[in-house]
RNA sequence: GUUGAUUCAAGGCAAACCCAUCGAAAGGUGGGGACGCAAAGCUAUAGGGGCUACGCUUACGAGUAAGCAUGCCAGCCAGCUGCCGCA
Numbered sequence: 001g002u003u004g005a006u007u008c009a010a011g012g013c014a015a016a017c018c019c020a021u022c023g024a025a026a027g028g029u030g031g032g033g034a035c036g037c038a039a040a041g042c043u044a045u046a047g048g049g050g051c052u053a054c055g056c057u058u059a060c061g062a063g064u065a066a067g068c069a070u071g072c073c074a075g076c077c078a079g080c081u082g083c084c085g086c087a
Base pairs, nucleotide, nucleotide: 003087004086012037013036017032018031019030020029021028022027035075041080042079043078047077048076049073050072051071055068056067057066058065059064060063
């Protein structure tokens, strides 16, 4: 330098749920907490997929229904980068 099938160690992250806070919501952030993770690191101006609908559009006809991302999700796939040990 390259590779990653298995095991061990160090260090790391933190689902659900609870509290606070922002948001119309999805969801984000901080604290607690661990279901899990060998990329659970980064990327949503570029790809697929998923969630939400303040607002907008259409229909009925008067508050409902359907649709729409410009809002989100990287712990769905994907792309990029990468620590320790062993071989």